This is a predicted structure of a 76-nucleotide RNA (transfer RNA) from Paratractidigestivibacter faecalis.
The organism belongs to Paratractidigestivibacter, within Bacteria.
Order: sequence, then structure tokens, then C1' cells
RNA sequence: GCCGGCAUAGCUCAGUUGGUAGAGCACCGCUCUCGUAAAGCGGGGGUCAUCGGUUCGAGUCCGAUUGCCGGCUCCA
Repeated sequence: GCCGGCAUAGCUCAGUUGGUAGAGCACCGCUCUCGUAAAGCGGGGGUCAUCGGUUCGAGUCCGAUUGCCGGCUCCA
């Protein structure tokens, strides 16, 4: 330099054919307990990496950029 993959909650990750953003763990509250843990119930938490485009509508499609990972090449 070229090619490919990934980027979604604090963490690990889903999200199918474009149509209301989710799960587990963690966190907070309640129940239970003498108390704690465990268990059960409930709750909060998101600029879907950034910018732009297409569309009535984008996490999803298209382009650019940034970061991370992998492969190829060292020739101008």
C1' cells in the first nucleotide's frame, strides 16, 4: 500500500426480509432472613463509533472517516 471482519447498555453479546432497540451478568429497590448471601419480584440505564446519502421510515442499505483485529504484498 491492498483486501476482509468488527464497533449496539457498565461488561459479554443478540437484533432474521428496513417498520416501537433487547437478553444475560452487573447496578438500584422490594419480598424473604435476627443479619448477610442465595432465591423470587420489580426498576433505572442507549446520539446503535463519527459524518453524510437513499427512503414515508435506517442498528439494518450506500459512501467517506476513525479505532481495533486478521490476511496479502514490499514493486513503482

Rfam family: tRNA. About the family: Transfer RNA (tRNA) molecules are approximately 80 nucleotides in length. The same sequence occurs in records of 4 taxa.